This is a predicted structure of a 346-nucleotide part of an RNA (small-subunit ribosomal RNA, central domain) from an uncultured bacterium. Model confidence (mean pLDDT): 87 of 100.

Context: one part of a larger RNA
């Protein structure tokens, strides 16, 4: 390279949007660029291959013939791609009318804990643990009643449950904001899928400015524990957690399974809807789960939410180890990220 493959053996990009490419639905008409044939021209010789001839054979060499799978002209076909008209509705979009949900931004407010502070009752302990200490308390703690103030998260509700491209998203209330299902068919007509660069979104953590700080806690102190104990456990605590504005751009960012169409037994649970009907079982649409058959799998298992059968586009694999490293080179204030070898080595 060809092949083969990507849940679990190396491999699906963290997740949208979307440019260039690729790839495309149902009929007809033109056309003749791919594509099919006839014909002509070229496709130097030597090689090559076959047949016949020369050297005693052969190697070698001569001679004919083939091949030279290409290009180029012209002459026709008219399925299939592609270009152009032209019409269509089943994809795809909008209408109209309904439903839905922690989806999203903002602003308001609620009650429970917690911590502190004042005020009262009240006295010796109180808190921690496997036992203990450190720690707090007669300058009156812990307990406990009232008051008041802080920050932070939001118990039941609640759930294999909603909702979101991922990340994520939960006290209530208002504003604005985005989707998604469902009926209907009377609109537009292929306007679609993918997506390389790009560019937007991205838990935690960490940075920079300015705030805030109740709690909970890296680092740090001490106290135990232990041969030691730079931990596990206990006492305290600092950055951080909170919030506004920029950065970082990474995670077992997982379903370890890329997106889209189609098609391929069923049973049952459940969330939203739908028509019909006496309510009911039943039906139908989209979601979200457990079972299983066919089929596929190295097996575990997966199975209409495929890992089954088929297209199409993208990403990405190619024996460990060195190494996600060095060097460059973009990016970042850093911290690092991204892109990524080679030697040697089993």
């Nucleotide at each position: 390279u060809u092949g083969g493959g990507u849940u679990u053996a190396a491999a699906g990009g963290g997740u949208g949007c979307g440019u260039a490419g690729g790839c495309g639905g149902a009929u007809u008409g033109u056309u003749a660029a791919g594509u099919c044939a006839g014909c002509g021209g070229u496709g130097a010789a030597a090689u090559u291959u076959u047949g016949c001839a020369g050297c005693u054979u052969a190697a070698c060499u001569g001679u004919a013939a083939a091949a030279u799978u290409g290009c180029c002209g012209u002459u026709g076909a008219a399925a299939c791609u592609g270009a152009u008209g032209a019409u269509c509705u089943u994809g795809a979009g909008g209408a109209u009318a309904g439903u839905u949900g922690a989806g999203g931004u903002a602003a308001g407010u609620g009650g429970a804990a917690u911590g502190u502070g004042u005020u009262g009752u009240g006295u010796a302990g109180c808190g921690g643990u496997g036992a203990a200490a450190u720690g707090c308390a007669u300058a009156g703690a812990u307990a406990u009643a009232a008051c008041a103030c802080a920050g932070a998260a939001c118990a039941c509700c609640g759930a294999u449950u909603g909702c979101g491209a991922a990340g994520g998203c939960a006290g209530c209330u208002u504003a604005c904001u985005a989707g998604a299902c469902u009926a209907u068919a009377a609109c537009u007509g292929a306007c679609g899928c993918u997506g390389a660069g790009g560019u937007a979104c991205g838990a935690a953590a960490g940075c920079g400015u300015g705030g805030g700080g109740a709690u909970c806690a890296a680092a740090c102190a001490g106290g135990a524990u232990u041969a030691g104990a730079u931990a596990c456990c206990c006492u305290g605590g600092u950055a951080g957690u909170c919030c506004a504005c920029g950065c970082u751009g990474u995670a077992a960012a997982c379903g370890a399974u890329g997106a889209a169409u189609a098609c391929u037994a069923g049973c049952u649970g459940u969330a939203u809807g739908c028509g019909a009907u006496a309510u009911a079982c039943a039906g139908u649409a989209u979601g979200c789960g457990g079972c299983g058959g066919a089929g596929c799998g190295a097996a575990a298992g997966c199975a209409u939410u495929a890992a089954g059968u088929a297209u199409u586009c993208c990403a990405c694999c190619u024996g460990g180890g060195g190494a996600g490293u060095a060097c460059g080179u973009u990016c970042g204030c850093a911290a690092g990220a991204a892109u990524g070898a080679a030697a040697c080595u089993c």